[in-house]
Molecule: transfer RNA
Organism: Candidatus Woesearchaeota archaeon
């Protein structure tokens, strides 16, 4: 340099193909239980969907650009 893949909650990821507006597990927080802790029970999502722009009534999803990481070719 060329081509491809990945980026979504604190972590690991699903959702993307085929647009209807944010999810799971673990972790965390609050309360209960307990002499205390753990366990258990109840409640809570804690997010610019890497970033910018475009299309659209509507974008995590489609299009363009860009940043970071990985792999292949030379």
């Nucleotide at each position: 340099u060329u081509g491809c893949c990945c980026g979504u909650a604190g972590c690991u990821c699903a959702g993307c193909c085929c647009g209807g507006a944010a999810g799971a597990g673990c972790a965390c927080c609050u309360g209960g239980c307990u002499c205390u802790u753990a366990a258990c029970c109840a409640g809570g999502g804690u997010g610019u969907c890497g970033c910018g722009g475009g299309u659209u009534c509507g974008a995590a999803u489609c299009c363009c650009g860009u940043c970071g990481g990985g792999c292949c070719c030379a």